This is a predicted structure of a 251-nucleotide part of an RNA (large-subunit ribosomal RNA, domain VI) from a Bacteroidales bacterium. The organism belongs to Bacteroidales, within Bacteria. It matches the Rfam family "Bacterial large subunit ribosomal RNA". Its family is annotated with ribosome and structural constituent of ribosome in the Gene Ontology. The coordinates come from a structure-prediction model, not an experiment, and the mean pLDDT is 87.

Context: one part of a larger RNA
RNA sequence: CGUUGGAAGCUUGAGAGGGGCUGACCUUAGUACGAGAGGACCGGGUUGGACAAACCUCUAGUGUACCUGUUGUGGCGCCAGCUGCAUCGCAGGGUAGCUACGUUUGGUGAAGAUAAGCGCUGAAAGCAUCUAAGCGCGAAACUUACCUCAAGAUGAGGCUUCCUUUAAGAGUCCCCGUAGACCACGGGGUUGAUAGGCUGCAGGUGUAAAGGUGGUAACAUCAUAGCUGAGCAGUACUAAUUACUCGUAAG
Numbered sequence: 001c002g003u004u005g006g007a008a009g010c011u012u013g014a015g016a017g018g019g020g021c022u023g024a025c026c027u028u029a030g031u032a033c034g035a036g037a038g039g040a041c042c043g044g045g046u047u048g049g050a051c052a053a054a055c056c057u058c059u060a061g062u063g064u065a066c067c068u069g070u071u072g073u074g075g076c077g078c079c080a081g082c083u084g085c086a087u088c089g090c091a092g093g094g095u096a097g098c099u100a101c102g103u104u105u106g107g108u109g110a111a112g113a114u115a116a117g118c119g120c121u122g123a124a125a126g127c128a129u130c131u132a133a134g135c136g137c138g139a140a141a142c143u144u145a146c147c148u149c150a151a152g153a154u155g156a157g158g159c160u161u162c163c164u165u166u167a168a169g170a171g172u173c174c175c176c177g178u179a180g181a182c183c184a185c186g187g188g189g190u191u192g193a194u195a196g197g198c199u200g201c202a203g204g205u206g207u208a209a210a211g212g213u214g215g216u217a218a219c220a221u222c223a224u225a226g227c228u229g230a231g232c233a234g235u236a237c238u239a240a241u242u243a244c245u246c247g248u249a250a251g
Base pairs, nucleotide, nucleotide: 001152005163006162007161008160009159010158011157015149016148017147018146021049022048023047024046025045026044027043033038051106052105053104054103055102059100060099061098062097066093067092068091069090070089071086072085073084074083075082076081110144111143112142117137118136119135120134169246170245171244172243173189174188175187176186177185194239195238196237197235198234199233200232201231203228204227205226211222212221213220214219
């Protein structure tokens, strides 16, 4: 811009894409078959491999604004206590998130029309013949079925509701994230829990400082403390103020 008034929400599915893999074992059954040796079809069940998708409960990794220990050196006048730099100084752990080595799920089954092939009926050709007319079976391939996208499908679809005027609706702007390079998308904007703060909880770390007590001291203890990024709630304390723009046509 179009879809022939303008919008919001929900959809149909022409069409397109994805997926389609396979082993072993148990049973049927040591049955059918076979002199024996050997040894099934068909059917039922269990468990794997590779591949793919989603996810983070578990396990594991990362986790540079979380916690702790500690070395050298500088600073805060000194002690104590903190703090800068040294690969995050090094080391031990680790929430959310992101991940796989982790978890879950998938391929199935079924239908239709068929290929090679196997047949029925059956003439031409009194026989025979699956074929000439007619009819039936038959594969991981085909069309469906499963998953995803999808009305610019210009063939521009459908349904419901709203608006007939500065209207319905949308945007600018602001607070954000399940989104993200920007844009877009999604949530919220005081009729408010959207983000921050605060409070509580979960989770992490591992028992802070100061002081008391014991010990010559190191240290121990009073003390599951102190601190704490992303998690879950509550709470208007802070910030989402005010306002503006677009949107009028078929009849």